[in-house]
RNA sequence: CGAGCAGGACACAUGGUCGCCGGCGCUUCGGCGCGGGAGGAAAGUCCGGGCUCCAGAGGGCGGGGUGCUGGCUAACGGCCAGUCGGGGUGACCCGAAGGAAAGUGCCACAGAGAGCAGACCGCCGCGCCUCGGCGCGGUAAGGGUGAAAGGGUGCGGUAAGAGCGCACCGGGGGGUCGGUGACGAUCCCCGUCUUGGUAAACCCCACCUGGAGCAAGACCACUGCGAAGCGGUCCGCACCGACGGACCCCGGGUGCCCGCCCGGCAGCUUCGGGAAAGGUCGCUCGAGGGCGCGGAGACGUGGCCCGUAGAUGAAUGACCAUGCCCCGGGUCGGGUGACCGGCCCGGGAGACAGAACCCGGCUUAUGGCCUGGUCGGACA
RNA sequence: GCUCGGGUAGCUCAGUGGUCAGAGCGCCACAUUGAAGAUGUGGGCGUGGGUGGUUCGAGUCCACCUCCGAGCG
Repeated sequence: CGAGCAGGACACAUGGUCGCCGGCGCUUCGGCGCGGGAGGAAAGUCCGGGCUCCAGAGGGCGGGGUGCUGGCUAACGGCCAGUCGGGGUGACCCGAAGGAAAGUGCCACAGAGAGCAGACCGCCGCGCCUCGGCGCGGUAAGGGUGAAAGGGUGCGGUAAGAGCGCACCGGGGGGUCGGUGACGAUCCCCGUCUUGGUAAACCCCACCUGGAGCAAGACCACUGCGAAGCGGUCCGCACCGACGGACCCCGGGUGCCCGCCCGGCAGCUUCGGGAAAGGUCGCUCGAGGGCGCGGAGACGUGGCCCGUAGAUGAAUGACCAUGCCCCGGGUCGGGUGACCGGCCCGGGAGACAGAACCCGGCUUAUGGCCUGGUCGGACA
Repeated sequence: GCUCGGGUAGCUCAGUGGUCAGAGCGCCACAUUGAAGAUGUGGGCGUGGGUGGUUCGAGUCCACCUCCGAGCG
RNA backbone atom coordinates (compact mmCIF):
# COMPACT_ATOMS: atom_id res chain seq x y z
C1' C A 1 0.00 0.00 0.00
C1' G A 2 -3.90 -3.62 -1.26
C1' A A 3 -7.51 -7.26 0.36
C1' G A 4 -10.17 -9.11 4.26
C1' C A 5 -11.83 -10.00 9.85
C1' A A 6 -13.67 -8.60 14.71
C1' G A 7 -15.17 -4.87 18.17
C1' G A 8 -16.54 0.15 19.79
C1' A A 9 -18.48 5.04 20.01
C1' C A 10 -21.21 8.66 17.03
C1' A A 11 -25.37 10.19 14.10
C1' C A 12 -23.03 16.92 13.41
C1' A A 13 -21.53 21.18 17.40
C1' U A 14 -21.92 26.51 18.74
C1' G A 15 -24.11 31.33 17.71
C1' G A 16 -27.79 34.32 15.01
C1' U A 17 -32.65 35.13 12.14
C1' C A 18 -37.54 33.25 10.85
C1' G A 19 -41.08 29.28 11.95
C1' C A 20 -43.97 24.49 14.31
C1' C A 21 -46.14 21.33 18.85
C1' G A 22 -47.02 20.62 24.13
C1' G A 23 -46.10 22.58 29.53
C1' C A 24 -45.71 26.60 33.29
C1' G A 25 -46.20 31.81 34.59
C1' C A 26 -48.00 36.85 33.49
C1' U A 27 -51.73 39.45 30.74
C1' U A 28 -54.70 45.39 28.97
C1' C A 29 -56.94 38.62 26.11
C1' G A 30 -53.91 41.33 21.24
C1' G A 31 -49.93 38.62 23.05
C1' C A 32 -45.24 38.28 26.11
C1' G A 33 -41.55 35.56 29.03
C1' C A 34 -39.22 30.89 30.74
C1' G A 35 -38.29 25.86 29.90
C1' G A 36 -38.89 21.08 26.85
C1' G A 37 -39.38 18.64 21.92
C1' A A 38 -37.51 11.54 17.61
C1' G A 39 -34.23 6.83 16.52
C1' G A 40 -30.29 3.37 16.25
C1' A A 41 -33.00 1.64 13.46
C1' A A 42 -38.73 5.37 15.60
C1' A A 43 -39.13 0.77 9.88
C1' G A 44 -40.95 -4.60 8.82
C1' U A 45 -44.87 -6.24 12.40
C1' C A 46 -41.22 -11.54 12.65
C1' C A 47 -41.01 -13.27 18.08
C1' G A 48 -41.51 -12.30 23.60
C1' G A 49 -43.52 -9.53 27.89
C1' G A 50 -46.24 -5.64 30.59
C1' C A 51 -51.22 -3.49 30.47
C1' U A 52 -56.74 -3.86 29.27
C1' C A 53 -61.18 -6.74 28.22
C1' C A 54 -63.45 -11.61 27.66
C1' A A 55 -66.52 -14.08 35.32
C1' G A 56 -61.96 -17.03 36.41
C1' A A 57 -57.63 -18.73 33.26
C1' G A 58 -59.40 -24.79 35.70
C1' G A 59 -59.36 -30.00 33.01
C1' G A 60 -59.55 -32.59 28.26
C1' C A 61 -59.46 -32.51 22.84
C1' G A 62 -57.76 -29.81 18.84
C1' G A 63 -54.37 -26.14 17.03
C1' G A 64 -49.69 -23.50 17.20
C1' G A 65 -44.55 -23.07 18.55
C1' U A 66 -39.57 -24.56 20.12
C1' G A 67 -35.71 -28.55 19.60
C1' C A 68 -27.01 -30.00 21.13
C1' U A 69 -25.52 -28.62 26.61
C1' G A 70 -25.21 -25.27 30.80
C1' G A 71 -26.53 -20.45 32.24
C1' C A 72 -29.06 -15.26 31.90
C1' U A 73 -33.94 -13.08 31.81
C1' A A 74 -40.36 -10.60 33.33
C1' A A 75 -40.34 -13.65 28.90
C1' C A 76 -38.45 -15.21 24.17
C1' G A 77 -37.54 -18.48 18.32
C1' G A 78 -33.23 -13.57 22.10
C1' C A 79 -28.33 -13.21 24.56
C1' C A 80 -23.68 -15.33 27.01
C1' A A 81 -20.29 -19.43 27.67
C1' G A 82 -19.21 -24.15 25.78
C1' U A 83 -19.81 -29.17 22.71
C1' C A 84 -20.11 -31.25 17.90
C1' G A 85 -20.30 -30.53 12.54
C1' G A 86 -19.04 -27.42 8.27
C1' G A 87 -16.32 -23.23 5.58
C1' G A 88 -11.82 -20.11 5.07
C1' U A 89 -4.34 -19.92 3.77
C1' G A 90 -5.64 -16.94 8.07
C1' A A 91 -7.80 -13.23 11.50
C1' C A 92 -12.42 -15.55 12.11
C1' C A 93 -17.33 -17.07 10.43
C1' C A 94 -21.81 -20.27 9.85
C1' G A 95 -25.28 -24.19 11.67
C1' A A 96 -34.19 -25.02 11.93
C1' A A 97 -27.90 -29.28 15.53
C1' G A 98 -33.92 -34.43 19.02
C1' G A 99 -35.72 -39.23 16.64
C1' A A 100 -35.21 -42.65 9.91
C1' A A 101 -33.64 -50.63 13.88
C1' A A 102 -41.95 -46.88 16.62
C1' G A 103 -45.01 -46.81 12.29
C1' U A 104 -46.82 -44.82 7.40
C1' G A 105 -45.76 -42.27 2.79
C1' C A 106 -42.40 -40.70 -1.27
C1' C A 107 -37.65 -41.58 -4.10
C1' A A 108 -39.74 -38.82 -11.10
C1' C A 109 -36.49 -39.81 -15.63
C1' A A 110 -32.62 -43.21 -16.62
C1' G A 111 -31.36 -48.11 -15.29
C1' A A 112 -31.26 -55.35 -15.21
C1' G A 113 -32.31 -53.79 -10.27
C1' A A 114 -34.71 -48.02 -5.88
C1' G A 115 -35.91 -50.67 -0.61
C1' C A 116 -36.80 -58.54 3.91
C1' A A 117 -32.51 -55.59 -3.47
C1' G A 118 -30.81 -57.03 -8.35
C1' A A 119 -27.81 -59.33 -12.83
C1' C A 120 -27.62 -55.60 -18.79
C1' C A 121 -22.31 -55.84 -20.30
C1' G A 122 -18.34 -58.42 -18.14
C1' C A 123 -15.44 -62.57 -15.31
C1' C A 124 -15.32 -68.05 -14.25
C1' G A 125 -16.91 -73.35 -14.72
C1' C A 126 -19.67 -77.17 -17.54
C1' G A 127 -22.24 -78.67 -22.05
C1' C A 128 -23.34 -77.88 -27.37
C1' C A 129 -21.48 -75.87 -31.86
C1' U A 130 -22.00 -74.31 -38.48
C1' C A 131 -15.90 -71.80 -34.16
C1' G A 132 -19.32 -66.18 -35.15
C1' G A 133 -21.59 -67.75 -30.62
C1' C A 134 -25.72 -70.31 -27.77
C1' G A 135 -27.68 -72.80 -23.23
C1' C A 136 -27.22 -73.99 -17.87
C1' G A 137 -24.89 -72.58 -13.38
C1' G A 138 -21.53 -69.58 -10.11
C1' U A 139 -20.03 -64.46 -8.94
C1' A A 140 -20.69 -59.27 -7.61
C1' A A 141 -14.26 -57.44 -8.14
C1' G A 142 -14.61 -54.24 -13.05
C1' G A 143 -18.00 -51.39 -16.75
C1' G A 144 -22.80 -48.89 -17.51
C1' U A 145 -27.51 -46.00 -15.24
C1' G A 146 -28.56 -42.65 -11.42
C1' A A 147 -28.69 -37.67 -6.51
C1' A A 148 -28.40 -42.44 -4.19
C1' A A 149 -26.77 -49.50 -6.06
C1' G A 150 -26.83 -52.97 1.27
C1' G A 151 -19.46 -50.16 4.43
C1' G A 152 -14.15 -48.06 2.36
C1' U A 153 -8.68 -48.99 1.21
C1' G A 154 -4.93 -52.72 0.86
C1' C A 155 -3.01 -57.71 1.21
C1' G A 156 -4.15 -62.78 1.16
C1' G A 157 -7.46 -66.22 -0.87
C1' U A 158 -10.29 -68.35 -5.14
C1' A A 159 -12.20 -71.62 -11.16
C1' A A 160 -13.79 -66.44 -10.91
C1' G A 161 -15.17 -63.76 -6.70
C1' A A 162 -17.16 -62.06 -2.07
C1' G A 163 -16.00 -59.74 5.62
C1' C A 164 -14.52 -65.50 2.76
C1' G A 165 -9.85 -64.42 6.18
C1' C A 166 -6.52 -60.50 8.06
C1' A A 167 -4.63 -55.14 8.98
C1' C A 168 -6.19 -50.06 9.18
C1' C A 169 -10.37 -46.61 8.84
C1' G A 170 -15.60 -46.37 9.60
C1' G A 171 -20.13 -48.65 12.36
C1' G A 172 -22.48 -51.06 16.84
C1' G A 173 -22.15 -52.61 22.16
C1' G A 174 -19.77 -52.38 27.00
C1' G A 175 -16.19 -50.67 30.84
C1' U A 176 -12.77 -46.96 33.13
C1' C A 177 -11.27 -41.86 33.66
C1' G A 178 -12.31 -36.32 33.04
C1' G A 179 -16.52 -32.85 32.77
C1' U A 180 -22.74 -30.14 36.22
C1' G A 181 -23.74 -31.48 31.06
C1' A A 182 -23.56 -31.74 25.62
C1' C A 183 -19.21 -34.51 24.98
C1' G A 184 -14.03 -36.03 25.06
C1' A A 185 -9.84 -39.53 26.04
C1' U A 186 -8.65 -44.59 26.47
C1' C A 187 -9.38 -50.04 26.77
C1' C A 188 -12.16 -54.47 25.50
C1' C A 189 -15.76 -57.20 22.51
C1' C A 190 -18.72 -57.86 17.81
C1' G A 191 -17.64 -59.69 10.48
C1' U A 192 -24.76 -62.64 12.75
C1' C A 193 -21.78 -54.84 10.75
C1' U A 194 -28.18 -57.44 6.61
C1' U A 195 -31.12 -53.20 7.88
C1' G A 196 -29.98 -45.98 2.38
C1' G A 197 -32.18 -40.70 1.78
C1' U A 198 -36.23 -37.59 3.18
C1' A A 199 -39.29 -35.44 9.50
C1' A A 200 -38.40 -26.84 6.25
C1' A A 201 -43.55 -35.21 4.40
C1' C A 202 -47.23 -37.23 7.97
C1' C A 203 -45.62 -38.57 12.55
C1' C A 204 -43.08 -39.93 17.57
C1' C A 205 -40.61 -37.86 22.00
C1' A A 206 -39.60 -33.66 25.45
C1' C A 207 -40.95 -28.75 26.81
C1' C A 208 -43.97 -24.18 26.20
C1' U A 209 -48.79 -22.23 24.91
C1' G A 210 -56.63 -19.76 26.70
C1' G A 211 -58.33 -15.74 23.09
C1' A A 212 -58.27 -10.76 21.43
C1' G A 213 -55.75 -6.43 21.04
C1' C A 214 -54.88 1.00 23.02
C1' A A 215 -59.65 1.25 16.74
C1' A A 216 -57.86 -2.93 23.92
C1' G A 217 -60.99 -0.65 27.48
C1' A A 218 -63.62 3.24 30.79
C1' C A 219 -66.58 7.77 31.34
C1' C A 220 -69.38 12.00 29.23
C1' A A 221 -72.29 14.08 25.19
C1' C A 222 -75.62 12.74 20.97
C1' U A 223 -79.28 9.05 19.28
C1' G A 224 -82.45 6.70 22.25
C1' C A 225 -85.57 2.57 17.16
C1' G A 226 -86.84 -2.61 15.82
C1' A A 227 -86.90 -8.05 16.73
C1' A A 228 -86.49 -12.34 20.03
C1' G A 229 -86.51 -14.39 25.06
C1' C A 230 -87.98 -14.18 30.13
C1' G A 231 -90.50 -21.50 31.12
C1' G A 232 -91.60 -25.88 34.59
C1' U A 233 -91.51 -28.78 39.35
C1' C A 234 -90.52 -28.75 44.55
C1' C A 235 -89.12 -26.64 49.49
C1' G A 236 -88.88 -22.59 53.47
C1' C A 237 -91.81 -18.50 55.98
C1' A A 238 -99.05 -19.99 60.16
C1' C A 239 -101.56 -19.07 54.82
C1' C A 240 -101.49 -16.37 49.67
C1' G A 241 -98.35 -13.07 47.12
C1' A A 242 -93.60 -11.18 47.20
C1' C A 243 -88.84 -12.93 48.54
C1' G A 244 -85.10 -16.77 49.19
C1' G A 245 -83.27 -21.71 47.86
C1' A A 246 -82.80 -26.62 45.05
C1' C A 247 -83.36 -29.39 40.41
C1' C A 248 -84.70 -29.50 35.19
C1' C A 249 -85.11 -26.39 30.84
C1' C A 250 -83.86 -21.96 27.71
C1' G A 251 -80.39 -17.98 26.26
C1' G A 252 -75.32 -16.01 26.60
C1' G A 253 -69.84 -16.49 27.71
C1' U A 254 -63.23 -14.62 22.14
C1' G A 255 -61.45 -22.59 18.73
C1' C A 256 -64.71 -27.13 20.62
C1' C A 257 -66.43 -30.11 24.93
C1' C A 258 -66.81 -30.68 30.28
C1' G A 259 -67.02 -28.05 34.51
C1' C A 260 -68.04 -23.19 36.13
C1' C A 261 -70.33 -18.25 35.89
C1' C A 262 -74.30 -14.65 34.47
C1' G A 263 -79.52 -13.82 33.17
C1' G A 264 -84.66 -15.69 32.88
C1' C A 265 -91.25 -9.81 33.71
C1' A A 266 -91.67 -4.16 33.67
C1' G A 267 -86.42 -3.82 33.02
C1' C A 268 -82.89 -6.92 31.94
C1' U A 269 -80.25 -10.08 28.26
C1' U A 270 -79.00 -11.05 23.17
C1' C A 271 -79.10 -9.63 18.08
C1' G A 272 -79.86 -5.98 14.33
C1' G A 273 -80.24 -1.01 13.02
C1' G A 274 -79.60 4.18 13.90
C1' A A 275 -76.84 8.49 15.63
C1' A A 276 -72.07 10.90 16.15
C1' A A 277 -67.86 10.88 12.54
C1' G A 278 -67.46 14.39 19.01
C1' G A 279 -64.80 15.21 23.90
C1' U A 280 -62.02 13.33 28.35
C1' C A 281 -59.18 9.38 30.46
C1' G A 282 -56.06 5.20 29.25
C1' C A 283 -50.82 8.46 28.03
C1' U A 284 -46.07 8.12 29.70
C1' C A 285 -41.01 7.26 35.37
C1' G A 286 -40.15 2.69 32.82
C1' A A 287 -38.14 -4.84 33.61
C1' G A 288 -35.15 3.80 32.53
C1' G A 289 -29.93 5.56 32.03
C1' G A 290 -24.73 6.65 34.05
C1' C A 291 -20.90 5.65 37.88
C1' G A 292 -19.33 2.21 41.61
C1' C A 293 -19.50 -2.98 43.25
C1' G A 294 -20.15 -8.55 42.12
C1' G A 295 -19.61 -12.08 37.86
C1' A A 296 -15.34 -15.24 32.71
C1' G A 297 -19.72 -13.28 30.20
C1' A A 298 -24.91 -12.54 29.14
C1' C A 299 -26.43 -10.14 33.52
C1' G A 300 -27.38 -8.67 38.70
C1' U A 301 -27.43 -4.61 42.41
C1' G A 302 -31.19 -2.58 49.84
C1' G A 303 -25.09 2.13 47.13
C1' C A 304 -24.60 7.27 44.74
C1' C A 305 -26.19 10.44 40.80
C1' C A 306 -29.25 12.01 36.40
C1' G A 307 -33.99 12.51 33.80
C1' U A 308 -40.14 14.04 32.21
C1' A A 309 -41.81 14.38 23.55
C1' G A 310 -46.93 12.94 24.32
C1' A A 311 -48.96 15.06 19.16
C1' U A 312 -54.33 12.89 16.72
C1' G A 313 -54.21 14.54 9.89
C1' A A 314 -50.68 14.36 13.51
C1' A A 315 -45.29 19.24 15.78
C1' U A 316 -39.68 18.42 16.34
C1' G A 317 -37.96 22.61 10.39
C1' A A 318 -35.34 26.21 6.99
C1' C A 319 -31.35 29.77 6.02
C1' C A 320 -26.50 32.19 7.28
C1' A A 321 -21.58 32.24 9.79
C1' U A 322 -17.65 29.55 12.30
C1' G A 323 -15.78 24.86 13.62
C1' C A 324 -15.61 19.30 13.17
C1' C A 325 -14.43 15.15 8.93
C1' C A 326 -12.27 13.88 4.00
C1' C A 327 -9.44 15.10 -0.66
C1' G A 328 -5.80 18.14 -3.45
C1' G A 329 -1.86 21.88 -3.38
C1' G A 330 1.80 25.00 -0.82
C1' U A 331 4.99 25.91 3.37
C1' C A 332 7.52 24.99 8.14
C1' G A 333 9.37 21.49 11.80
C1' G A 334 10.91 16.36 13.33
C1' G A 335 13.07 11.56 11.55
C1' U A 336 18.94 7.91 8.32
C1' G A 337 14.37 6.63 5.87
C1' A A 338 9.37 4.79 4.63
C1' C A 339 6.72 8.72 6.99
C1' C A 340 4.59 11.89 11.00
C1' G A 341 2.86 16.66 12.94
C1' G A 342 1.57 22.17 12.71
C1' C A 343 -0.14 26.36 9.67
C1' C A 344 -2.30 28.52 5.02
C1' C A 345 -5.30 28.16 0.35
C1' G A 346 -9.06 25.66 -2.69
C1' G A 347 -12.87 21.94 -3.16
C1' G A 348 -16.35 18.22 -1.19
C1' A A 349 -19.56 15.17 2.10
C1' G A 350 -23.02 14.78 6.75
C1' A A 351 -26.56 9.07 5.01
C1' C A 352 -30.87 5.81 6.22
C1' A A 353 -34.95 7.73 7.75
C1' G A 354 -39.93 10.30 11.10
C1' A A 355 -42.40 8.51 17.73
C1' A A 356 -48.41 7.27 17.75
C1' C A 357 -49.84 2.47 24.67
C1' C A 358 -44.96 1.02 26.60
C1' C A 359 -40.66 -2.16 26.94
C1' G A 360 -36.85 -6.66 25.58
C1' G A 361 -35.08 -8.88 21.02
C1' C A 362 -34.58 -10.34 15.75
C1' U A 363 -34.49 -8.81 10.68
C1' U A 364 -33.97 -5.15 7.01
C1' A A 365 -32.11 0.11 5.38
C1' U A 366 -27.84 3.38 6.22
C1' G A 367 -23.01 7.42 6.53
C1' G A 368 -18.24 8.41 7.67
C1' C A 369 -14.80 7.68 12.17
C1' C A 370 -11.72 5.00 15.84
C1' U A 371 -9.25 0.58 17.90
C1' G A 372 -7.15 -4.37 17.59
C1' G A 373 -5.89 -8.92 14.88
C1' U A 374 -5.06 -11.64 9.71
C1' C A 375 -3.18 -12.53 4.62
C1' G A 376 -0.33 -10.71 0.38
C1' G A 377 3.14 -7.16 -1.78
C1' A A 378 6.76 -3.23 -1.61
C1' C A 379 10.30 -0.01 0.81
C1' A A 380 13.80 1.39 4.80
C1' G B 1 -52.13 2.32 14.20
C1' C B 2 -53.78 -3.06 14.39
C1' U B 3 -55.19 -7.72 11.82
C1' C B 4 -55.52 -10.65 7.40
C1' G B 5 -55.24 -12.19 1.99
C1' G B 6 -52.65 -12.32 -2.63
C1' G B 7 -48.46 -11.87 -6.78
C1' U B 8 -48.23 -17.92 -12.58
C1' A B 9 -48.93 -15.81 -20.49
C1' G B 10 -51.43 -9.24 -22.80
C1' C B 11 -56.33 -10.25 -19.38
C1' U B 12 -59.11 -13.82 -16.00
C1' C B 13 -57.46 -17.93 -13.36
C1' A B 14 -55.91 -23.65 -12.54
C1' G B 15 -52.02 -26.69 -10.86
C1' U B 16 -50.23 -34.04 -5.02
C1' G B 17 -42.43 -31.84 -4.62
C1' G B 18 -40.88 -35.13 -10.48
C1' U B 19 -40.94 -37.76 -17.83
C1' C B 20 -44.30 -29.23 -15.88
C1' A B 21 -44.91 -25.06 -16.94
C1' G B 22 -51.23 -25.29 -18.38
C1' A B 23 -57.02 -23.72 -19.57
C1' G B 24 -60.38 -19.88 -21.61
C1' C B 25 -60.38 -15.09 -24.03
C1' G B 26 -56.86 -12.30 -26.73
C1' C B 27 -52.45 -12.13 -30.41
C1' C B 28 -49.67 -13.92 -34.97
C1' A B 29 -49.33 -16.99 -39.50
C1' C B 30 -51.82 -20.05 -43.17
C1' A B 31 -56.40 -21.87 -45.53
C1' U B 32 -61.35 -20.06 -46.89
C1' U B 33 -63.55 -14.86 -49.12
C1' G B 34 -63.53 -10.07 -54.40
C1' A B 35 -62.46 -7.95 -49.20
C1' A B 36 -63.66 -8.36 -44.07
C1' G B 37 -66.15 -11.21 -40.29
C1' A B 38 -67.23 -16.12 -38.75
C1' U B 39 -64.92 -21.04 -39.22
C1' G B 40 -60.73 -24.60 -39.57
C1' U B 41 -55.32 -25.75 -38.83
C1' G B 42 -50.73 -24.45 -36.58
C1' G B 43 -47.71 -21.36 -33.30
C1' G B 44 -45.29 -18.83 -29.52
C1' C B 45 -46.42 -15.30 -25.67
C1' G B 46 -43.46 -16.95 -19.06
C1' U B 47 -36.59 -14.94 -15.19
C1' G B 48 -43.44 -18.53 -11.97
C1' G B 49 -42.66 -10.77 -7.60
C1' G B 50 -37.11 -10.89 -5.65
C1' U B 51 -32.98 -13.15 -2.63
C1' G B 52 -31.31 -17.20 0.17
C1' G B 53 -32.14 -22.13 2.39
C1' U B 54 -34.19 -27.63 2.85
C1' U B 55 -34.20 -31.57 -0.91
C1' C B 56 -31.26 -35.73 -5.80
C1' G B 57 -34.99 -32.21 -7.57
C1' A B 58 -38.94 -26.15 -5.56
C1' G B 59 -44.24 -22.73 -9.16
C1' U B 60 -45.31 -25.94 -4.71
C1' C B 61 -41.92 -26.46 1.64
C1' C B 62 -39.20 -22.66 5.02
C1' A B 63 -36.95 -17.67 6.18
C1' C B 64 -36.26 -12.56 4.80
C1' C B 65 -37.38 -8.49 1.45
C1' U B 66 -40.73 -6.00 -2.09
C1' C B 67 -45.44 -4.68 -4.35
C1' C B 68 -50.89 -4.88 -4.43
C1' G B 69 -55.64 -5.50 -2.06
C1' A B 70 -59.27 -6.09 2.04
C1' G B 71 -61.20 -5.55 7.04
C1' C B 72 -61.18 -3.25 12.11
C1' G B 73 -65.65 1.12 17.88